Source information: This is a predicted complex of two RNAs, RNase P RNA and transfer RNA, with 457 nucleotides together. Rfam match: Bacterial RNase P class A. Rfam describes the family as follows. Ribonuclease P (RNase P) is a ubiquitous endoribonuclease, found in archaea, bacteria and eukarya as well as chloroplasts and mitochondria.
RNA sequence: GGCUGGCCGGGCGACCGCGACGGAACUGGGACUUCCCAGGGCCGCCGAGGAAGGUCCGGGCUCCACAGGACGAGGUGGUGGGCAACACCCACCCGGGGCAACCCGCGGGAUCAGUGCCACAGAAAACAGACCGCCCUCGCUCCUCGGAGCGGAGGUAAGGGUGAAACGGUGGUGUAAGAGACCACCAGCGCGGCGGGUGACCGUCGUGGCUAGGCAAACCCCACCUGGAGCAAGACCAGACAGCGAGCGUUCGAGGGCGGUCCGCCCGAGCUCGCGGGUAGGUCGCUGGAGGGUGUCGGCAACGGCACCCGUAGAUGGAUGGUCGCCAACCGUUCCGUCGAGAGGCGGUACGGCGAACAGAACCCGGCCUAUGAGCCAGCCCGU
RNA sequence: GCCCCCGUAGCCCAACGGCAGAGGCAGAGGUCUUAAACACCUCGCAGUGUGGGUUCGAGUCCCACCGGGGGCA
Numbered sequence: 001g002g003c004u005g006g007c008c009g010g011g012c013g014a015c016c017g018c019g020a021c022g023g024a025a026c027u028g029g030g031a032c033u034u035c036c037c038a039g040g041g042c043c044g045c046c047g048a049g050g051a052a053g054g055u056c057c058g059g060g061c062u063c064c065a066c067a068g069g070a071c072g073a074g075g076u077g078g079u080g081g082g083c084a085a086c087a088c089c090c091a092c093c094c095g096g097g098g099c100a101a102c103c104c105g106c107g108g109g110a111u112c113a114g115u116g117c118c119a120c121a122g123a124a125a126a127c128a129g130a131c132c133g134c135c136c137u138c139g140c141u142c143c144u145c146g147g148a149g150c151g152g153a154g155g156u157a158a159g160g161g162u163g164a165a166a167c168g169g170u171g172g173u174g175u176a177a178g179a180g181a182c183c184a185c186c187a188g189c190g191c192g193g194c195g196g197g198u199g200a201c202c203g204u205c206g207u208g209g210c211u212a213g214g215c216a217a218a219c220c221c222c223a224c225c226u227g228g229a230g231c232a233a234g235a236c237c238a239g240a241c242a243g244c245g246a247g248c249g250u251u252c253g254a255g256g257g258c259g260g261u262c263c264g265c266c267c268g269a270g271c272u273c274g275c276g277g278g279u280a281g282g283u284c285g286c287u288g289g290a291g292g293g294u295g296u297c298g299g300c301a302a303c304g305g306c307a308c309c310c311g312u313a314g315a316u317g318g319a320u321g322g323u324c325g326c327c328a329a330c331c332g333u334u335c336c337g338u339c340g341a342g343a344g345g346c347g348g349u350a351c352g353g354c355g356a357a358c359a360g361a362a363c364c365c366g367g368c369c370u371a372u373g374a375g376c377c378a379g380c381c382c383g384u
Numbered sequence: 385g386c387c388c389c390c391g392u393a394g395c396c397c398a399a400c401g402g403c404a405g406a407g408g409c410a411g412a413g414g415u416c417u418u419a420a421a422c423a424c425c426u427c428g429c430a431g432u433g434u435g436g437g438u439u440c441g442a443g444u445c446c447c448a449c450c451g452g453g454g455g456c457a
Base pairs, nucleotide, nucleotide: 001381002380003379004378005377006376007375008373010327011326012325013324014323015322016321018047019046021044022043023042026039027038028037029036030035049358053369054368056367057366058365059364060363061230062229063228064227068263069262070261071260073226074225075224076223077222078092079091080090081089082088093107094105095104096103097102108221109220114219115218116215117214118213131160132159133156134155135154137152138151139150140149141148142147168186169185170184171183172182173181187211189208190207191206192205193204194203195202196201234284235283236282237281243275244274245273246272247271248270255267256266257265291310292309293308294307295306296305297304298303330353331352332351333350335348336347337346338345339344385456386455387454388453389452390451391450394409395408396407402440411427412426413425414424415423433449434448435447436446437445
């Protein structure tokens, strides 16, 4: 100068304040045996996070057929493992970047499934292509008789130029000039053998044709996965009201479960529209769960097994805050000790500063991503 | 709390992955008019909310953020 991983998200005390739960009384109300409800104070005890956030994935849980079939739709995408599961994590492979530590990758298929697209520029853009150039030949003109110019008909992908991309690269043979036309080496592809690996894949030998453009975060194909909705799920209690009109339907089945369609299954006597009227409460779900920590064993690791220990937030306009003092940690300065050639390091001391930021549970977990403060610890790489 | 949609000029809105983007209103200047309005002519104003990726190439495709709107008892 960098790279990677991890840690903290202050502690103690006093006073005031807020919410939940428990307790003993008090007040008010309802029941009328000790019960129930509400209220304000008192005592005890508890009270946010690493992201509680975004709602991007995956589950638990609840309801709908305990969840059916076909098509469609959506998702995932190297290999092996972990996990309840995942788009997450670990290890490895391949490709790319970096001197390196290390980092990044939506990383299946573009020859043998098919379709499509490749703007502009350029002659030509995908079963290629003659603009310039090069070469042969014919005609005409000029001539210093060697050739030069113009035009026609051909050959040529070596050279130029355009482009993101021009149909292998270098050298040689060959040729009128050229060309994998042929040869050597190299790159790369297909096939086969051998060896290693669970596998992705790697190494090596032989052989073939001389060469295959890119895009699937275009349609699509392949493999695997996915039923739908979400705690405003859902269940119960209490309470209010007023009906009228039209249409469809009651076993020849309206309508619903049911979501994109069809089938199938189940429920089924009501349903839809218009006018009018009413309610806007409470309780449960609700927090102990794939929980955390320590040790040990297995495993490269993610993680798993075993043993021990720890463990009360549950609001519903939504509580967890404020002030003061001390201390830790950090920064600056003074002085002392010590190491050092020095720069400076380490330890102590006194004073001053700071004592933060992001943000805040709302059914609960596992991840990812994003936001964020003063810092601390460990390992590794490069240079001197 | 849960679910869904949108973002292009001051405003409203177009745009098959292909020349860095069309149009209307508004704005500026001019012609017309005594002066205006109307009409006509001309001009400017955006790099598509932000960042990254795929691609030769992104407003468009993918991902993550930011901002706004709607629905559900």
The coordinates come from a structure-prediction model, not an experiment, and the mean pLDDT is 77.